[in-house]
RNA sequence: UCCGGCGUAGCUCAAUGGUAGAGCAGGAAGCUGUUAACUUCAAGGUUGUAGGUUCGAAUCCUACCGCCGGAG
Numbered sequence: 001u002c003c004g005g006c007g008u009a010g011c012u013c014a015a016u017g018g019u020a021g022a023g024c025a026g027g028a029a030g031c032u033g034u035u036a037a038c039u040u041c042a043a044g045g046u047u048g049u050a051g052g053u054u055c056g057a058a059u060c061c062u063a064c065c066g067c068c069g070g071a072g
Stems, first nucleotide, its partner, number of pairs: 001071007010024004018055001027041004048064005
């Protein structure tokens, strides 16, 4: 320098054009002698950045940034 993959909640990952979700962690409440376990509830997101296409974009296209792998 070129090619490919990935980037979504604190962490691990879903959602492949039509309301952004789950598990775990953290918070609150219940349960009890207490802790743990268990149950319930709530919170937590400019979907890496900036543009484009579309009635509508996490999703499709372009550029850039970061990480991983490959080629030279």

This is a predicted structure of a 72-nucleotide RNA (transfer RNA) from a Candidatus Roizmanbacteria bacterium. Its Rfam family is "tRNA". Rfam classes the family as a transfer RNA. Lineage of the source: Bacteria > Bacteria candidate phyla > Candidatus Roizmaniibacteriota. The sequence was found in a public genome assembly.